[in-house]
A computed fold for an 82-nucleotide RNA from a Candidatus Tayloriibacteriota bacterium, annotated as transfer RNA. It was read from a public genome assembly. Its mean pLDDT, the model's own confidence on a scale to 100, is 81. Lineage of the source: Bacteria > Bacteria candidate phyla > Candidatus Tayloriibacteriota. Its Rfam family is "tRNA". Rfam classes the family as a transfer RNA. Gene Ontology term of the family: triplet codon-amino acid adaptor activity.

RNA sequence: GUCGUGGUGGCGGAACUGGUAUACGCGUGCGUCUCAGAAGCGCAUCCUGCAAAGGUUGAGGGUUCGAGUCCCUCCCACGACA
Numbered sequence: 001g002u003c004g005u006g007g008u009g010g011c012g013g014a015a016c017u018g019g020u021a022u023a024c025g026c027g028u029g030c031g032u033c034u035c036a037g038a039a040g041c042g043c044a045u046c047c048u049g050c051a052a053a054g055g056u057u058g059a060g061g062g063u064u065c066g067a068g069u070c071c072c073u074c075c076c077a078c079g080a081c082a
Base pairs, nucleotide, nucleotide: 001081002080003079004078005077006076007075010026011025012024019065027045028044029043030042031041032040046055047054048053058074059073060072061071062070
């Protein structure tokens, strides 16, 4: 340099044919249980905002009524080839 795969909350990781973004798990916080703890169980847990609401899928554009998903350029990681 060329080609391929991937980038989603604090972490891992789903999201179907383009139609509720963050299911599920881990972690964390509070509570419950206990003499006390561990384990278990319950609730909460992306960001801004008092709220209503708005924003958010590596960055920026495009297509569309509607984009994490399709298209373009770039960035990063991994792999193959040269």